[in-house]
RNA sequence: GCCGAAGUGAUGGAAUUGGCAGACGUGCCGGACUCAAAAUCCGGUGGUGGCAACACCGUACCGGUUCGACCCCGGUCUUCGGCA
Numbered sequence: 001g002c003c004g005a006a007g008u009g010a011u012g013g014a015a016u017u018g019g020c021a022g023a024c025g026u027g028c029c030g031g032a033c034u035c036a037a038a039a040u041c042c043g044g045u046g047g048u049g050g051c052a053a054c055a056c057c058g059u060a061c062c063g064g065u066u067c068g069a070c071c072c073c074g075g076u077c078u079u080c081g082g083c084a
Base pairs, nucleotide, nucleotide: 001083002082003081004080005079006078007077010026011025012024019067027045028044029043030042031041032040046057047056048055049054060076061075062074063073064072
């Protein structure tokens, strides 16, 4: 240099025929249990604004297509694999 794959909360990882983003687990926070802890069980857990209801933003980054994009198209960056 060329070809291919991947990039999603703190983390592993779902959602792929384009239609509610973050299921489920780990971690963290609160609670129950305990003399206390561990284990176990229950609830919560992206960001910003708001008293709240709710609104807006958010899938590596920048554009495009579309009524609608994590998903399709173009470019860029990073990582991994292959070829030279």